[in-house]
A computed fold for a 72-nucleotide RNA from a Candidatus Woesebacteria bacterium, annotated as transfer RNA.
The sequence was found in a public genome assembly.
Lineage of the source: Bacteria > Bacteria candidate phyla > Candidatus Woeseibacteriota.
Its Rfam family is "tRNA". Rfam describes the family as follows. Transfer RNA (tRNA) molecules are approximately 80 nucleotides in length. The family's RNA type in Rfam is transfer RNA.
The coordinates come from a structure-prediction model, not an experiment, and the mean pLDDT is 81.

RNA sequence: GCCCUCGUAGCUCAACGGAUAGAGUACGGGUUUGCGGAACCUGAGAUAUCAGUUCGAUUCUGAUCGGGGGCA
Numbered sequence: 001g002c003c004c005u006c007g008u009a010g011c012u013c014a015a016c017g018g019a020u021a022g023a024g025u026a027c028g029g030g031u032u033u034g035c036g037g038a039a040c041c042u043g044a045g046a047u048a049u050c051a052g053u054u055c056g057a058u059u060c061u062g063a064u065c066g067g068g069g070g071c072a
Stems, first nucleotide, its partner, number of pairs: 001071007010025004018055001027043005048064005
């Protein structure tokens, strides 16, 4: 340099082109408890970036950025 692949909550993963992007875990608050833990209730938290296609994009296309792999 070229090719392939991946990029979504702190972490691990979902989501036929159409819902308010959904779980587990972690975190905050509450109930409970003599205090914790556990359990239960509740809350906050994410689509790498910029364009394009479309009535509608996490999904399709292009470029860029980043991780992994292959060739040279």